The RNA shown here (c-di-AMP riboswitch aptamer (ydaO/yuaA leader)) has 126 nucleotides and comes from a soil metagenome. Rfam family: c-di-AMP riboswitch aptamer (ydaO/yuaA leader). Rfam 15.1 lists 7,607 matches to the family in 2,262 species. About the family: This family represents a conserved RNA structure found upstream of the ydaO and yuaA genes in Bacillus subtilis and related genes in other bacteria. RNAcentral holds the sequence, with entries from MGnify.
[in-house]
């Protein structure tokens, strides 16, 4: 100066002489879950479900892994959309026998991690 992501901004209270710091609240914005009618759905230990791009499948090795196919996601420095070339990712966690959709309504999150790109075309804006 930027990137992934919902994960940003604002306003208080207490501790402290004060500051730094610590603890604890509220709001806005953004994001997620539960939850009627109608519709859909016959399911049931082979449990089921949620967040997330992070799924399905073939082969090798048969132990962890490896190589493909399909599908999904991210990057390119003024911003957005589409296309294309290149590069990279396809993890992890949670609920606890339970949840289709779902108006009203109810509940929850606002963390964490990263660094050297400087390819192109079209359109719209600043």
């Nucleotide at each position: 100066u930027g990137c992934c992501u919902a994960a940003u901004c604002c306003c208080g209270g207490c501790c402290a002489c004060g500051a730094a710091g610590g603890c604890u609240g509220g709001g806005a914005g953004c994001g997620g879950g539960g939850g009627a009618a109608c519709c859909a759905a016959g399911a049931g230990u082979u449990g089921g479900g949620g967040c997330g791009a992070a799924u399905c499948u073939a082969c090798c090795u048969c132990c962890a892994g490896g190589u493909g196919g399909a599908g999904g996601c991210g990057c390119g420095a003024c911003u957005c959309c589409u296309u294309u070339a290149g590069c990279g990712c396809c993890a992890g966690c949670c609920c606890g026998u339970c949840a289709g959709c779902u108006a009203a309504c109810c509940c929850c999150g606002u963390a964490g991690g990263c660094c050297g790109a400087c390819g192109a075309a079209g359109g719209a804006g600043a």